Record summary: The RNA shown here (transfer RNA) has 72 nucleotides and comes from a Pyrinomonadaceae bacterium.

RNA sequence: GCCCUUGUAGCUCAAUGGUAGAGCACGCGGCUCAUAAUCGCUUGGUUGGGGGUUCAAAUCCCUCCGAGGGCA
Numbered sequence: 001g002c003c004c005u006u007g008u009a010g011c012u013c014a015a016u017g018g019u020a021g022a023g024c025a026c027g028c029g030g031c032u033c034a035u036a037a038u039c040g041c042u043u044g045g046u047u048g049g050g051g052g053u054u055c056a057a058a059u060c061c062c063u064c065c066g067a068g069g070g071c072a
Base pairs, nucleotide, nucleotide: 001071002070003069004068005067006066007065010024011023012022013021018055027041028040029039030038048064049063050062051061052060
């Protein structure tokens, strides 16, 4: 330098162009003499930045940035 994959909650990951979710963690509560385990509830997102297409974009297109890999 060229090519491929990837970026979503604190972490690990879902989500056929049509309401952004789960598990774990945090917080609160139940249970217990108490703690752990366990159960219930809750909080948490400008979906990496910008632009475009569309009635509608995490999803499609362009560009930039970050991470990983391949070729040279």

Rfam family: tRNA. The family's RNA type in Rfam is transfer RNA. The organism belongs to Pyrinomonadaceae, within Bacteria. Model confidence (mean pLDDT): 83 of 100.